[in-house]
C1' cells in the first nucleotide's frame, strides 16, 4: 500500500528532558493545551495480536506461562454522521460505513 481474518466498555504516566501550538483521523459537536497539550527520545507501565516454553490432541482450537516483535497508557474508536426498531422532536437500542491495531499477502 491493497485485500482478508480478528479484536475495538477492561487495562496503564500529574514521571524525566526537548520543542513550541495546536491537538483529538475527516465533518459537526463536545474536549484537551502557554499550569506546556500533540510531537520526539528515555524511563516506567497495561494488554496479550505474533512468538517461546508447558499441558493437551491423531493433528489442531481452547488453557496456563513468560514477555522476544508489534500495540497501547485523557475522554466507550470522546459522541454522532448511515440504515432499522422503539419512544415521540431529540432520546434509547440494534446494526452497519469510516477508522485504528495486529496477523499475514503482493
Nucleotide at each position: 500500500c491493497u485485500a482478508a481474518u480478528a479484536u475495538c466498555a477492561a487495562g496503564a504516566g500529574c514521571g524525566c528532558g526537548a520543542c513550541g501550538a495546536g491537538g483529538g483521523a475527516c465533518u459537526g459537536g463536545c474536549c484537551c493545551g502557554a499550569c506546556g497539550a500533540c510531537u520526539c527520545g528515555c524511563c516506567a507501565g497495561c494488554a496479550a495480536c505474533c512468538u517461546g516454553c508447558c499441558a493437551a490432541u491423531a493433528a489442531a482450537a481452547c488453557g496456563g506461562u513468560a514477555a522476544g516483535g508489534u500495540g497501547c497508557u485523557a475522554a466507550u474508536u470522546c459522541c454522532a454522521g448511515c440504515c432499522u426498531g422503539a419512544g415521540g422532536c431529540u432520546u434509547c437500542a440494534g446494526g452497519a460505513a469510516a477508522g485504528a491495531u495486529a496477523u499475514g499477502u503482493u
Annotation:
A computed fold for a 106-nucleotide RNA, annotated as SAM riboswitch aptamer (S box leader). The sequence was found by an Rfam model in a public genome assembly. Its mean pLDDT, the model's own confidence on a scale to 100, is 81.